[in-house]
RNA sequence: UUCUUAUCAAGAGUGGCAGAGGGAUACGGCCCUAUGAAGCCCGGCAACCGCGGAGAGCAGCGGUGCCAAUUCCGGCAGGGUGACCUGGGAGAUAAGGC
Numbered sequence: 001u002u003c004u005u006a007u008c009a010a011g012a013g014u015g016g017c018a019g020a021g022g023g024a025u026a027c028g029g030c031c032c033u034a035u036g037a038a039g040c041c042c043g044g045c046a047a048c049c050g051c052g053g054a055g056a057g058c059a060g061c062g063g064u065g066c067c068a069a070u071u072c073c074g075g076c077a078g079g080g081u082g083a084c085c086u087g088g089g090a091g092a093u094a095a096g097g098c
Base pairs, nucleotide, nucleotide: 002097003096004095005094006093007092008091013042015041016040017039021032022031023030027074028073029072043067044066045065048063049062050061051060071090076087077086078085079084
């Protein structure tokens, strides 16, 4: 880089440093942000894999992940007068394969 499988409506800070952006990318929206963005540290949530365990369960240890809004929403297809619903696509994460 690519392929397969699973999941994606729940959950997670009145902390410290920092100082202007951020919500994956382009576009269209809609938002967050000096009442402090990104990033780093601490803290927390969760439970995919390993350890441990006879097993179920459990989140103790280790490898990851995550901590505004459904994956923030839309782009494609179908249904519906419509609000909207279902599926797909794209993406994210984990485990495995080439």